[in-house]
This is a predicted structure of a 73-nucleotide RNA (transfer RNA) from Candidatus Organicella extenuata.

RNA sequence: ACCAAGGUAGCUCAGUGGUUAGAGCGGAGGACUCAUAAGCCUCAGGUCGUCAGUUCAACUCUGAUUCUUGGUA
Numbered sequence: 001a002c003c004a005a006g007g008u009a010g011c012u013c014a015g016u017g018g019u020u021a022g023a024g025c026g027g028a029g030g031a032c033u034c035a036u037a038a039g040c041c042u043c044a045g046g047u048c049g050u051c052a053g054u055u056c057a058a059c060u061c062u063g064a065u066u067c068u069u070g071g072u073a
């Protein structure tokens, strides 16, 4: 340089154009217990990398851009 895949919560990841974007782990609180742990209940935490476009409607489709990983030379 070229090609491909990817960027969604603190971390690992789901999410086939249509409800208010979710799970596990982690975090906070509660209840239980003599106490702790485990398990149980509740809660917080997201400009869905960025900028445009298409559409009644975009995390999802298109283009550009940026970053990461892999491959070819």
Base pairs, nucleotide, nucleotide: 001072002071003070004069005068006067007066010025011024012023013022018056027043028042029041030040049065050064051063052062053061
It matches the Rfam family "tRNA". It is annotated as a transfer RNA.
The RNAcentral record of the sequence draws on ENA.
Its mean pLDDT, the model's own confidence on a scale to 100, is 82.